[in-house]
RNA sequence: AGAGUUUGAUCCUGGCUCAGAAUAAACGCUGGCGGCGUGCUUAACACAUGCAAGUCGUACGAGAAAGCCGAGAGCUUGCUUUUGGAGAGUAAAGUGGCGCACGGGUGCGUAACGCGUGGAUAAUCUACCUUCGAAUCCGGGAUAACAUUGCGAAAGCGAUGCUAAUACCGGAUGAUAUUCAUUUUACUUCGGUGAAUUGAAUCAAAGACGGCCUCUUCUUGAAAGCCGUUGUUUGGAGAUGAGUCCGCGUACCAUUAGCUUGUUGGUGGGGUAACGGCCCACCAAGGCUACGAUGGUUAGCUGGUCUGAGAGGAUGAUCAGCCACACUGGGACUGACACACGGCCCAGACUCCUACGGGAGGCAGCAGUGAGGAAUUUUGCGCAAUGGGGGAAACCCUGACGCAGCAAUGCCGCGUGAGUGAUGAAGGCCCUUGGGUCGUAAAGCUCUGUCAAGUGGGAAGAACUGGUUUGCGGUUAAUACCCGCAGAUUUUGACGGUACCACUGAAGGAAGCACCGGCUAACUCCGUGCCAGCAGCCGCGGUAAUACGGGGGGUGCAAGCGUUAUUCGGAAUUAUUGGGCGUAAAGCGCGCGUAGGCGGUUUCGUAGGUCAGAUGUGAAAGCCCGGGGCUCAACCCCGGAAGUGCAUUUGAAACCCCGAGACUUGAGUCUGAUAGAGGGAAGUGGAAUUCCAGGUGUAGAGGUGAAAUUCGUAGAUAUCAGGAGGAACACCGGUGGCGAAGGCGACUACCUGGACCAAUACUGACGCUGAGGCUCGAAGGCGUGGGGAGCAAACAGGAUUAGAUACCCUGGUAGUCCACGCAGUAAACGUUGUUCACUAGGUGUAGCGGGUAUUGACCCCUGCUGUGCCGCAGCUAACGCAUUAAGUGAACCGCCUGGGGAGUACGGUCGCAAGAUUAAAACUCAAAGGAAUUGACGGGGGCCCGCACAAGCGGUGGAGCAUGUGGUUUAAUUCGACGCAACGCGAAGAACCUUACCUGGAUUUGACAUCCCGGGAAUCCUAUCGAAAGUAGACAGCGCCCUUCGGGGAACGCUAGUGGAGGUGCUGCAUGGCUGUCGUCAGCUCGUGUCGUGAGAUGUUGGGUUAAGUCCCGCAACGAGCGCAACCCUUGCCCUUAGUUGCCAUCGCGUAAAGGCGGGCACUCUAGGGGGACUGCCCGGGACAACCGGGAGGAAGGUGGGGAUGACGUCAAGUCCUCAUGGCCCUUAUGUCCAGGGCUACACACGUGCUACAAUGGCCGGUACAGAGGGUCGCGAAGUCGCGAGAUGGAGCUAAUCCCCUAAAGCCGGUCUCAGUACGGAUUGGAGUCUGCAACUCGACUCCAUGAAGUUGGAAUCGCUAGUAAUCGCGGAUCAGCAUGCCGCGGUGAAUACGUUCCCGGGCCUUGUACACACCGCCCGUCACAUCACGAAAGUUGGCUGCACUAGAAGUCGCUGGGCUAACCCUUCGGGGAGGCAGGCGCCGAAAGUGUGGUUGGCGAUUGGGGUGAAGUCGUAACAAGGUAGCC
Repeated sequence: AGAGUUUGAUCCUGGCUCAGAAUAAACGCUGGCGGCGUGCUUAACACAUGCAAGUCGUACGAGAAAGCCGAGAGCUUGCUUUUGGAGAGUAAAGUGGCGCACGGGUGCGUAACGCGUGGAUAAUCUACCUUCGAAUCCGGGAUAACAUUGCGAAAGCGAUGCUAAUACCGGAUGAUAUUCAUUUUACUUCGGUGAAUUGAAUCAAAGACGGCCUCUUCUUGAAAGCCGUUGUUUGGAGAUGAGUCCGCGUACCAUUAGCUUGUUGGUGGGGUAACGGCCCACCAAGGCUACGAUGGUUAGCUGGUCUGAGAGGAUGAUCAGCCACACUGGGACUGACACACGGCCCAGACUCCUACGGGAGGCAGCAGUGAGGAAUUUUGCGCAAUGGGGGAAACCCUGACGCAGCAAUGCCGCGUGAGUGAUGAAGGCCCUUGGGUCGUAAAGCUCUGUCAAGUGGGAAGAACUGGUUUGCGGUUAAUACCCGCAGAUUUUGACGGUACCACUGAAGGAAGCACCGGCUAACUCCGUGCCAGCAGCCGCGGUAAUACGGGGGGUGCAAGCGUUAUUCGGAAUUAUUGGGCGUAAAGCGCGCGUAGGCGGUUUCGUAGGUCAGAUGUGAAAGCCCGGGGCUCAACCCCGGAAGUGCAUUUGAAACCCCGAGACUUGAGUCUGAUAGAGGGAAGUGGAAUUCCAGGUGUAGAGGUGAAAUUCGUAGAUAUCAGGAGGAACACCGGUGGCGAAGGCGACUACCUGGACCAAUACUGACGCUGAGGCUCGAAGGCGUGGGGAGCAAACAGGAUUAGAUACCCUGGUAGUCCACGCAGUAAACGUUGUUCACUAGGUGUAGCGGGUAUUGACCCCUGCUGUGCCGCAGCUAACGCAUUAAGUGAACCGCCUGGGGAGUACGGUCGCAAGAUUAAAACUCAAAGGAAUUGACGGGGGCCCGCACAAGCGGUGGAGCAUGUGGUUUAAUUCGACGCAACGCGAAGAACCUUACCUGGAUUUGACAUCCCGGGAAUCCUAUCGAAAGUAGACAGCGCCCUUCGGGGAACGCUAGUGGAGGUGCUGCAUGGCUGUCGUCAGCUCGUGUCGUGAGAUGUUGGGUUAAGUCCCGCAACGAGCGCAACCCUUGCCCUUAGUUGCCAUCGCGUAAAGGCGGGCACUCUAGGGGGACUGCCCGGGACAACCGGGAGGAAGGUGGGGAUGACGUCAAGUCCUCAUGGCCCUUAUGUCCAGGGCUACACACGUGCUACAAUGGCCGGUACAGAGGGUCGCGAAGUCGCGAGAUGGAGCUAAUCCCCUAAAGCCGGUCUCAGUACGGAUUGGAGUCUGCAACUCGACUCCAUGAAGUUGGAAUCGCUAGUAAUCGCGGAUCAGCAUGCCGCGGUGAAUACGUUCCCGGGCCUUGUACACACCGCCCGUCACAUCACGAAAGUUGGCUGCACUAGAAGUCGCUGGGCUAACCCUUCGGGGAGGCAGGCGCCGAAAGUGUGGUUGGCGAUUGGGGUGAAGUCGUAACAAGGUAGCC
């Protein structure tokens, strides 16, 4: 620090996801040790049991017992009992004092002066403590304990009697205390406060302990007294702690906008420690709020903690500070402090006890239990340390605390060994079979000894205090005693025999978890087969899965590792630092304007902001830095820094604010002129449509793609003149004008707003923006009343259509128009808020000026305002914007934060309604989107080509047959090929074989290859069984090479065996090779350069031209490659060379005839080599080009004809059954051999062909002319036989020699005469021939007989542009035999092409696109089904809460107090008074109740839309002109 994910690819926007750190965690797997931390986040749910607050006898009175010792009695002789002593002035209880308000827990409540921070208290209190003063006098009456007694189950309560105090009470004294008054003085916030003086009033006490006897009294010694300690009272001061007040800061919701009656203030009281409506009476009517009151929801706050570069964000466990609470609610008492966690009273809920009458209780203390929960520990030890309470002290108490236990819960540290060791062991895994890897890893050898285990030793934490002792000091008469100080010694350890140390033996007891497709470090095998499963995102899995599961290997971390949850980060994805708004989400429809924000030049002043310095504070801990202590570290200790803040104070004065003054440039006003569909309201006008009445006139009109509905003989349409009525204003008219926007268009006058220009003068910042607010605001809509010509939702009809609730047509009502109201929205768009300033230009246009010149008008130069286009810099993701900014800056407002759900629900506001406005969530997806690129596509456009259409010729589709396919059938009908580009295709030839299929019979190292061993030549003949394969047996035979003669070797066959053969079994979607196709179409690319952020573009586009990306020209391109063309073969002309097997002109021989013979090579021909054609020449066109048109010559003319030749690629096209090959499968079978059958089936459908339907023909007879091939396992002549197929025959020929081999159509003659025929030949019967082991299933041919359909073929569809189509025959491959197929050959030999509108295919350019699996694309909505969340809903049930009322516990306060009453006063001693208590009344008042509201949840028949869901239904809305442009 980034990465993955939208696309075919790209850039951008934008969300989702990941890598990091962290945690009071939990879960899964695993687990050796130690140190230091941490440990109910949930039910402030309920709690059994134990403990957590007592202490003081030096405040007081009283005061046991057990057991022990002694004595006595009874006797049962070891028991009972009595008494004394010690126990013991002890325990327990009581009065009294202090403490219990600390410590400990929890986070319910609280959005608050609760907390934080800084101040104030001159508005206050403070027990214990420290310090400085003063004092501590005289009295009194009770009461608990106790005793007796009553009630009660208990808890407990009462009566009578006795008694003490540091308990209580009265009095004295009394100040510097308090209050009031007086005087002086200092300070002051002007309210008061401090200090000092005087006077008046008021208020105190308690003693205890120890010691001493000098003085006094009793007189051993004590008491008073004295001394000391301690306490008590009262003041001052301090310290500490607390109360109260104030500034600032402190969550979310405006779908909470108004709240408030003790409310706000005043006066006077009450109350408090203290100010204050804190409370009360009266008076006034205030107070808070958009800088967010009130209400609702949530929440303890902070230091800090986590994260982050920081700013921030999240959090508030442990530790520390503050607050709040203590079963729930209320209340006071006591006290220095409480409205009190382990106190009291009352009410309520719950639990427990009960004798049913009543009582008891409060773990959010420490342990612990139940419950809840994913989840959180021991009912431990000790007061040894630290701290706290009491005490004079010893000491006691202390679940605070110190320790231990449990938990890998976290952090830190250590270990599980180290070195050496290559036959790279065995074994595992992989393998291309060579090997590789686990792997120096192991074993082995040599060492070490941490931890754990055992044995032994063994700390520090301990300082006090107390005891003993020494010294000194104080007191005193005293060296006793006591007190104080100092020293020595001794006493005290829960942890714990722990830390630590030493020794012993021993590598021995100690490694797992996750991951390995990308992100992200790490790869292979097997299994599985869209199954099982994985997954954080993208996504894996449908038979070769690095993604599932396992193995091996590897990577990462490590006593842990992963997962889940949560927080921050990455996320600049809420943007202060640090984002945006033309098209991605986002500018309010427009203006006016309030608050607010911002604001021109200049002078002076002030000092609020601002800046600088100082002071105080910012607790400790933590973080950071330095140092130190535990062996290190974590951890702990010490010191420092920091703490950006707040407050006070001293300065500065530039800027901002504020105050005063001045200025003119911003803004405005005055004058003159100008343009304009600016607005309002009144009037006027003509054209057109329609209607009305009339004239003329006659059969149609109208409408459409075509029609029909409709109108018209009752006279339409057309036409003429007249009338009525409403609406809109042609031409001018223009990216012209005006207006803020919506919008405004005939003409005239009236009223009225704004703008611009020119030139002066004036005001003097008067300005800009603008949350709320208010006005205006198209169309459509609503209300009331008019109006209504045309147009026209709805509606009706006619068409179209599969349907057509549409598009088209005929009608037609609201509406459109006017007036007055409402509504308030639009793709209200420049999708661009308003204002100001600055930043190259060019060119139009509208308005107004200026200058020069001119008689004048133009032209020319120039200024301002508006409105357009082009364009630089700059900006932008790009497109684009560009002085009218989307550039550069300033000010203010509005708005955005992934898509869907949704501009929806609920609530509020507005509206008559329709609806508008404000505006969510659950749930769901990993995208949605912008711009541009390359393709593909379009019922987009342009250009061009092709037997593509057209023009022609002949076919197919109808018939019969042949052949292939589908289907069906079958034991099997082997398999493959399926639009073009499968279907006379693989198959150039299925009777057996082929053959892969079926049935049956056999066989198992095999039919075939290779290696080794054994024996044997090979082989031939005979022969059993059998359908054959095979099986069983017998006979013959001894070959070749070498030889040391023993034998060995090679080939061949047999037997057994090892590796292994074999498979036409599967996968053509694992492959190679080969092939088809687009297409012989003209295209497909590259290098360098250039342009673009990039995908890409350019080149290859453009103008011409061509069959052609062929060529020329131009051009940020220049070149090049694969294709095109040419080179190759063949054919057409000529020359030359050669002349047999070919040829025969001349010469000769010869025949009936014949190159038959001699001879010749001239010609034909053969086959070698050359020539020839190149737009070369001429004319014209064209751009002086390429090229095109015409012509000459020429055998041939513009590629002469034909062939071979097939670019980059597409179709997962075809082929595993040609061959090769990965993987999988079979191995006595899916291999191999054999016989028979099948591939030849047959209701049917399709493709390709043959033969026909006839007279341009059939038949008969005669007769002529080819080319190219083939032939020795062959072609086979002559001759003979047969009607014929053929047989016989065997000459010749290894071929220009011989043979196949008579070519046929044609030509000549004859016949048939339009008919199912003398056409046609299927089918069938009979008889044959040939091939072959074998023609039954199942061959071809021949002869005789038979003589079917068919009379030119529906929709549709195919081929062909010249030696072509059509037609005629011939040959070859395969092959024993078997073509109508296939591949070739020649003979005869046409017609037509105007042309490119249309169909099909293709090429180039361009355009649109929501397509990219690319239109066979994409995609929308209803319905149906399943499921999820949400809304509404009659109602129902909870929570919280307001108001009114009823009733009112405890309790304070007030009043009363006739009952009761110790202290004080008076007294006549009876009593009275003062005071108090009970009781009563009143105010307030919790829970409760009643009524009525508000608010927020749950459930809810039914209902509504929404989301989601591989293959449901209906249509086809959108994307192309999406087939009616789309959208609002």
Predicted 3D model of a 1528-nucleotide RNA (small-subunit ribosomal RNA) from an uncultured prokaryote. The coordinates come from a structure-prediction model, not an experiment, and the mean pLDDT is 83.